[in-house]
RNA sequence: UGGCUCAGGAUGAACGCUGGCGGUCGGCUUAACACAUGCAAGUCGAACGGGCUCUACGGAGCCAGUGGCGGACGGGUGAGUAACACGUGAGAACCUGCCUUCUGGAGGGGGAUAACAGCGGGAAACUGCUGCUAAUACCCCAUACGCCGAGAGGUAAAAGGUCAGCCGCCGGGAGAGGGGCUCGCGUCCGAUUAGUUAGUUGGUGGGGUAAAGGCUCACCAAGGCGACGAUCGGUAGCCGUUUUGAGAGGAAGAACGGCCACACUGGGACUGAGACACGGCCCAGACUCCUACGGGAGGCAGCAGUGGGGAAUCUUCCGCAAUGGGCGCCAGCCUGACGGAGCCAGACCGCGUGGGGGAGGAAGGCCCUUGGGUUGUAAACCCCUUUUCUCAGGGAAGAAAUCUGACGGUACCUGAGGAAAAAGCCUCGGCUAACUCCGUGCCAGCAGCCGCGGUAAUACGGAGGAGGCAAGCGUUAUCCGGAAUUACUGGGCGUAAAGCGUCCGUAGGGGGCUCGUCAAGUCUGCUGUCAAAGCUCGGAGCUCAACUCCGACCCGGCAGUGGAAACUGGGGAGCUAGAGGGCGGCAGGGGCAGAAGGAAUUCCCGGUGUAGCGGUGAAAUGCGUAGAUAUCGGGAAGAACACCAGAGGCGAAAGCGUUCUGCUGGGCCGCACCUGACCCUGAGGGACGAAAGCCAGGGGAGCGAAUGGGAUUAGAUACCCCAGUAGUCCUGGCUGUAAACGAUGGAUACUAGGUGUUGGUCGUAUCGACCCGAUCGGCGCCGAAGCUAACGCGUUAAGUAUCCCGCCUGGGGAGUACGCACGCAAGUGUGAAACUCAAAGGAAUUGACGGGGGCCCGCACAAGCGGUGGAGUAUGUGGUUUAAUUCGAUGCAACGCGAAGCACCUUACCAGGGCUUGACAUGCCGCGGACCCCAGGGAAACCUGGGGGUGCCUACGGGAGCGCGGACACAGGUGGUGCAUGGCUGUCGUCAGCUCGUGUCGUGAGAUGUUGGGUUAAGUCCCGCAACGAGCGCAACCCUCGUCCUUAGUUGCCAGCAUUAAGUUGGGCCCUCUAGGGAGACUGCCGGUGACAAACCGGAGGAAGGUGGGGAUGACGUCAAGUCAUCAUGCCCCUUAUGCCCUGGGCGACACACGUACUACAAUGGUUGGGACAGAGGGAAGCGAAGCCGCGAGGUGGAGCCAAUCCCACAAACCCAGCCUCAGUUCAGAUUGCAGGCUGCAACUCGCCUGCAUGAAGGCGGAAUCGCUAGUAAUCGCCGGUCAGCAUACGGCGGUGAAUACGUUCCCGGGCCUUGUACACACCGCCCGUCACACCAUGGAAGCUGGCCACGCCCGAAGUCGUCACUCCAACCCUUUUGGGAGGAGGACGCCGAAGGCAGGGCUGGUGACUGGGGUGAAGUCGUAACAAGGUAACC
Repeated sequence: UGGCUCAGGAUGAACGCUGGCGGUCGGCUUAACACAUGCAAGUCGAACGGGCUCUACGGAGCCAGUGGCGGACGGGUGAGUAACACGUGAGAACCUGCCUUCUGGAGGGGGAUAACAGCGGGAAACUGCUGCUAAUACCCCAUACGCCGAGAGGUAAAAGGUCAGCCGCCGGGAGAGGGGCUCGCGUCCGAUUAGUUAGUUGGUGGGGUAAAGGCUCACCAAGGCGACGAUCGGUAGCCGUUUUGAGAGGAAGAACGGCCACACUGGGACUGAGACACGGCCCAGACUCCUACGGGAGGCAGCAGUGGGGAAUCUUCCGCAAUGGGCGCCAGCCUGACGGAGCCAGACCGCGUGGGGGAGGAAGGCCCUUGGGUUGUAAACCCCUUUUCUCAGGGAAGAAAUCUGACGGUACCUGAGGAAAAAGCCUCGGCUAACUCCGUGCCAGCAGCCGCGGUAAUACGGAGGAGGCAAGCGUUAUCCGGAAUUACUGGGCGUAAAGCGUCCGUAGGGGGCUCGUCAAGUCUGCUGUCAAAGCUCGGAGCUCAACUCCGACCCGGCAGUGGAAACUGGGGAGCUAGAGGGCGGCAGGGGCAGAAGGAAUUCCCGGUGUAGCGGUGAAAUGCGUAGAUAUCGGGAAGAACACCAGAGGCGAAAGCGUUCUGCUGGGCCGCACCUGACCCUGAGGGACGAAAGCCAGGGGAGCGAAUGGGAUUAGAUACCCCAGUAGUCCUGGCUGUAAACGAUGGAUACUAGGUGUUGGUCGUAUCGACCCGAUCGGCGCCGAAGCUAACGCGUUAAGUAUCCCGCCUGGGGAGUACGCACGCAAGUGUGAAACUCAAAGGAAUUGACGGGGGCCCGCACAAGCGGUGGAGUAUGUGGUUUAAUUCGAUGCAACGCGAAGCACCUUACCAGGGCUUGACAUGCCGCGGACCCCAGGGAAACCUGGGGGUGCCUACGGGAGCGCGGACACAGGUGGUGCAUGGCUGUCGUCAGCUCGUGUCGUGAGAUGUUGGGUUAAGUCCCGCAACGAGCGCAACCCUCGUCCUUAGUUGCCAGCAUUAAGUUGGGCCCUCUAGGGAGACUGCCGGUGACAAACCGGAGGAAGGUGGGGAUGACGUCAAGUCAUCAUGCCCCUUAUGCCCUGGGCGACACACGUACUACAAUGGUUGGGACAGAGGGAAGCGAAGCCGCGAGGUGGAGCCAAUCCCACAAACCCAGCCUCAGUUCAGAUUGCAGGCUGCAACUCGCCUGCAUGAAGGCGGAAUCGCUAGUAAUCGCCGGUCAGCAUACGGCGGUGAAUACGUUCCCGGGCCUUGUACACACCGCCCGUCACACCAUGGAAGCUGGCCACGCCCGAAGUCGUCACUCCAACCCUUUUGGGAGGAGGACGCCGAAGGCAGGGCUGGUGACUGGGGUGAAGUCGUAACAAGGUAACC
């Protein structure tokens, strides 16, 4: 940066656990699925005839029918509808029953018909014929302020009832309210829907309607709509409002209110003031029911209720008392509207489950370091109260308005009773408030995100405790918020996602200076409207609140009207600073075409010439004796143009480089002559556009995909080599992409400079050029302010602003799929979703790492010397074996390690035999002096039994110690966990590092200091420096060795004196030595180098010289390094055993493998004899002399010594002499036999030593590998600890005593600086793709199967309209009373027309053999592509 997630609020909710009361609301969001039953719209007898009942004969009541009004309201639902449907504001061409008001009127006449009666049909629903009759039903005439008409004129109404008021009737005017119609604006998503439209758009005329209108028809015209998104597709009733939000905005449209639409589905009209009509009609369809099979009936999206669907949503209640509605003169009737009650914690609001006191801080629980803490004033207990509750009594308002109360014996009031009946749910790892124990052991489980769980889980489950809310609490779902995460308010695009490859340009958007004008935008006054409810504010009523009532605005929207004129805009007049032109100069690989040139390469021909050439890390393939390469001459071809060349020039970008010529575009500078805003940007659109690629035709030298061959390699379809085709080149056409990059769109203005370079002009200067200065344009570098996450940018902006365009919104899936367009193809443009992840990214930081770089160390390499690896043996380990072969240590840094001593013991292991308060500790009780001895069994441990035996101290109370027995607390465990730990240790590494304080720099991580220049063994020191200091390390201080001095001379020493066999003794303390103290060495001095430094080099002096040699000493840390078996210790585990004792065995096994050593392989040796010289140690259950015995081990002996005195103790290599003479030997000594010795209770398993005999392998060791830089390596022996005994091991000691180091390229390890990084568990890192397996979603697909849509044709119900005049008909007219006319009904025909049928089509689903890729998945396969120069730089 960016996504994901949480804390808030909300809901018509649902689910889980729980549940005391009341008030106010709400309650099928799903199947506009289907509905049993009841009810939801009737009423009027004061319109009419009649029937029935009753009658105090006055009349009253009831009823079907005719007639009137009402069933168009009220109630339900949200399917359809993207539309004048809705909202808002306007408008003109309209209608309006009942109501109000005004005005005028109601004269005369006529014919029917239901009911009813009779006769029929039918199962039913229902219906036919004949006959009678009334009206406020119907008809005619008359009349007219009305209507039509210019007018004349035409047209055309009425009803009565009760009767006393009164109620009605007709025409007209007005009103109120209601309704129809039109228009402006607003109103979801998709462009992967871009074109659409035939009554379509307009006109004229006719028709039609209450009314304007293509509403309809005929004719004429050819229009209408659309990028300001038409058409098409998807979704959706709209609004007041609701919810969220600081607001802007987002989301929603339950309840309440307004409008619309719908009423089983589709169509249709009738009646009527009003309907195309929810509880009306007709038709069609589906479904259900009845049926006597001929026909009929029905429509809960009214209230209840049922089934079904669903996570889910109620009573088949009461009442018309109130409010409202219909009818009626009234009384009244009807009213599932409504008022109420019921169910449901569904929501909101209120109340309660008690209040006060009460510490011994009770018991119990939990924790515990066993001290205690906590639950906790909590409880008990004492005092008090009674809301809710129970019982009883009283008891409303709601009624305005005589009557009338469903609610309801309700609210409320009073009294009595009794703390009595009333608390849960979630959470406690971080976010986020609240912690412990137990259980579990990557299991079971949790989880909103991060993430918990693999034996010490505050994260799972339980418990205790705590936190939160509370009659609720949690969970789930959804919306807004946080999210400035679509950014109008209020974001971005160099590197995080994001600038189109570049330019031209259309629409659009934006636009210089001055003057005047209009008033569209803008601002402002007033007016209308934006219903009520809601919200907000003020107030009021229910005890409060929720709830309800009253009052009141603002802001804002639309419309009208008046005003203002700065700004924007329109139109007008002008200007020149923007822009363009003109004139004069200038630079240039700008473009196109033509011509010319030389070098090189290859090929061809010829000459010279001979055996190789070529190529590589090394080679080979290849070329060459048929003459190559090399070299000379001649010729041919194609491509590219060295030097100049530059941080340079030109172009819009791509790009452009030999020379000359022609044509042509752009730029810069100067002059200020012309035009007068002509400008900027630019969605669509157009043009150009590297390389590769494609088509056609040429061309082809070199290079060179593919391909072949040679190498390399585990492989090598690569990197390297030899060849080589397309291609690269030209002409014409296509493609249209790129890391097309400055990863930076264009334009304009402003905001410090310095410097280089390129092109021009001017000035100073000069004869002129240069130089110097000024200015305009370009290309670079460094930098102010400022900006930026940082890196960086910085007048060529990534700064400050304005304008326009393009683009971004987590990663993957994917630039993919589908669709469309373009393309010859390749492909390009546009461009998703499912699914999946908790990240993916940027810059910088610290590390680590690099087959990156620089500098520098170390026995790191090299140079040397000696080894190991081969042999035998010893020893350790692995493995195997075993009853057991106890356990640990495992690269360096385990393996002669823990073991500085395994026969028993040790000992932890195994077998067997035993013990159970225990081998050991503390406490209690009892006994007993302690204790000692004996016997039996036994391998011992142990078991059983017997006997002996009166201690010590005392303050006289008793006490101490010991043994035995008993019971209980407990002991005990080398049982587990070194990944719970302490301590100790190893290692990097004796490496030179690791840090801190303050300051400074940085948003920060962090940096600086500690880097740099020198120097050192060293972060050692010096110098420099935003650092200045300091700490742990280094060094020094300590020990030891080396020189000298001094002190002190015994056990040491002996120069001189004396003495002896002998420093033996006297003597001495000079020397040696011993062991105390001190001196000495500090780069101090000299010279040189260096920076006048530090330091280095050389020298002098000195015993020692640059840390003199050696040791001790091990920074911050790393390795979950090692050790629970030294010890300590948490937790877990065992408790007649996982404890303890004993005997025997094992730790010693042995086909093998490895490590570490010893001894050798011999002559620098072996052997025999003789001879010489140490140091450091050890010694009393000890060292043990001399002497003697034994070949020897050893024995005997016992002097001396608690040690400078005595002993271990003769050091060996070495020296001298002899022998051996290159041999498995006189080398080597394994193995084995015999005989001995020593220690020890005991040497069989399983000790050491001696003598004699035996005499194995082995003749210097493959790949590989170790140590060592001087008194070192090598070699030689000596001593010590452990220890009864046992040393080839280990630790020390001295003797003899080398070789080599040019050097730092390479291997290993390390230090500092720097660089890259995709690593941070840090390269033993990370990570990619195929394949295999499992699962998931998805694309394609022959098809199969749905839905929706429009169109064409066919058929064509009902019905309106039209036509025909076939049938029928009372009123009115005419008429010779028969008929005719007007009018009506039926019928037929025609247009239209729902459903249905046929055909093709569009859109969109499901499914589909097979197939494509994609995603995900602890430990699969193959390789190693990328990240370090990732081992061939990477990428497009």

Annotation:
Small-subunit ribosomal RNA from an uncultured bacterium, 1436 nucleotides, folded computationally. The prediction has a mean pLDDT of 86. Rfam family: Bacterial small subunit ribosomal RNA. Gene Ontology terms of the family: structural constituent of ribosome and ribosome.